[in-house]
């Protein structure tokens, strides 16, 4: 140096639930608390998920509001629904790149 993780030894991370905070949600942080990790160290490049405040379309609804017109009509606005979108997210789904423990052969 290269494979592999059957065995050793010291470490280490912490899922789910619960508390609290932050976020429009997805989720994040910090406690607590182990299902589980041999790269569940970091990075967020590429796949692949989740959300959709903002903003689109105007598909559907209004006992809303304005205007025309005069009677169930026609325009324009507003609420709510329902779609579309990442700029927002996960990295304990994969896959690449970067450093690394210890043990066997």
């Nucleotide at each position: 140096c290269g494979c592999u993780g059957c065995u050793c030894a010291g470490a280490g991370c912490a899922a789910a639930g619960c508390c609290a905070c932050c976020g429009a949600a997805a989720g994040g942080u910090g406690g607590u608390g182990a299902c589980g990790c041999a790269g569940a160290g970091c990075c967020c490049c590429g796949g692949g998920g989740c959300u959709a405040c903002c903003g689109c379309g105007u598909c559907c609804g209004c006992g809303c509001c304005c205007g025309a017109c005069g009677u169930u009509u026609c325009g324009g606005g507003g609420c709510g629904g329902c779609g579309c979108c990442a700029c927002g997210c996960c990295u304990g789904c994969c896959g690449a790149g970067c450093c690394g423990c210890c043990a066997g052969c």